[in-house]
The prediction has a mean pLDDT of 91. Small-subunit ribosomal RNA, central domain from an uncultured Gammaproteobacteria bacterium, 350 nucleotides, folded computationally. Rfam family: Bacterial small subunit ribosomal RNA. The RNAcentral record of the full RNA draws on ENA and SILVA.
Context: one part of a larger RNA
RNA sequence: CUGGGCGUAAAGCGCGCGUAGGCGGCGGCGUAAGUUGGAUGUGAAAGCCCCGGGCUUAACCUGGGAAUUGCAUCCAAUACUGCAUCGCUAGAGUUUGAUAGAGGAGAGCGGAAUUCCCGGUGUAGCGGUGAAAUGCGUAGAUAUCGGGAGGAACACCAGUGGCGAAGGCGGCUCUCUGGAUCAAAACUGACGCUGAGGUGCGAAAGCGUGGGGAGCAAACAGGAUUAGAUACCCUGGUAGUCCACGCCCUAAACGAUGAGAACUAGCUGUUGGGUGGAUUUUGCCGCUCAGUGGCGCAGCUAACGCAUUAAGUUCUCCGCCUGGGGAGUACGGCCGCAAGGUUGAAACUC
Numbered sequence: 001c002u003g004g005g006c007g008u009a010a011a012g013c014g015c016g017c018g019u020a021g022g023c024g025g026c027g028g029c030g031u032a033a034g035u036u037g038g039a040u041g042u043g044a045a046a047g048c049c050c051c052g053g054g055c056u057u058a059a060c061c062u063g064g065g066a067a068u069u070g071c072a073u074c075c076a077a078u079a080c081u082g083c084a085u086c087g088c089u090a091g092a093g094u095u096u097g098a099u100a101g102a103g104g105a106g107a108g109c110g111g112a113a114u115u116c117c118c119g120g121u122g123u124a125g126c127g128g129u130g131a132a133a134u135g136c137g138u139a140g141a142u143a144u145c146g147g148g149a150g151g152a153a154c155a156c157c158a159g160u161g162g163c164g165a166a167g168g169c170g171g172c173u174c175u176c177u178g179g180a181u182c183a184a185a186a187c188u189g190a191c192g193c194u195g196a197g198g199u200g201c202g203a204a205a206g207c208g209u210g211g212g213g214a215g216c217a218a219a220c221a222g223g224a225u226u227a228g229a230u231a232c233c234c235u236g237g238u239a240g241u242c243c244a245c246g247c248c249c250u251a252a253a254c255g256a257u258g259a260g261a262a263c264u265a266g267c268u269g270u271u272g273g274g275u276g277g278a279u280u281u282u283g284c285c286g287c288u289c290a291g292u293g294g295c296g297c298a299g300c301u302a303a304c305g306c307a308u309u310a311a312g313u314u315c316u317c318c319g320c321c322u323g324g325g326g327a328g329u330a331c332g333g334c335c336g337c338a339a340g341g342u343u344g345a346a347a348c349u350c
Base pairs, nucleotide, nucleotide: 003322004321005320006319007304008303012318014201015200016199017198021194022193023192025088026087027086028085030083031082033081034080035077036076037075038074039073040072041071042070049065050064051063052062053061054060091191092188093187094186095185096183097182098181099180103177104176105175106174107173108172109171110154115149116148117147118146119145120144121143125136126135162169163168206247207246208245209244210243211242215241216240220236221235222234223233258317259316260315261314262313263312266295267294268293269292270291271290272289273288274287275286276285277284299306300305323350324349325348332343333342334341335340
């Protein structure tokens, strides 16, 4: 010396499941492949290195040694790894009993509001803005009352509250269904972790076919503003937003922080369990498990900050980075109906 890194400087795949592979708990016995020691053979000579010798020295020549870190065979060792076998229960899982939840899918139902239609009352304005105008209205609008239609979204509850792997999930009821947590026992006996490929899910926008269309609203039209105004503001308004099925596969898909495990001061709030104490009861105090926040020590960090939900101390596995621009471009491959996605350069230049 045997690289350094990835919250914000370049860098964690958007998220699961999982194949190969890598890695893997405690004890006994066996084996001896890895590993360790020894022996033998081989590792040509020259060269390099060490000690000598010969040319007056040196270069050069020459003798001996060392080195040749390797390979093969044999003997031995058995701590660790592997393999085989027998066990164990602390990892992992199963059963029983509870608990919370906007977890997912389908069906049905409800009220408020907007819009439109019909009818009543009623009359000259309404609407909109910084101010206006376009627009609507004597063919009776706006306002108000009654009735009806239809679509979409679910006020309050609502909370650094809950659930989900992520995307995400919020009116009520029913049906089907996934996961999690807690408690006490019993059971299986390492069945585990990660995961190249692969495969599934994946907001919004967008695409295809068919439906639906209240409100909102890219594009578009008009009115304003302005030097102009292809904008911001106003009046309208079509795709779309909604549903079914099929695609697309991207994002500041963010905690800008991969997954799993162990260890390392505390204080405080909150959610769901269990438990002890006090209490007539709700309310209260403590302990404990699982989650979710705030603060903070050691330590870490370039700093900001992180700090038992680590960015601390370690281990295993995967992904990724290696100056800026060119460029997430070109070419090719794969995927897609398309839009495009994915993989992903170079010349040149600073």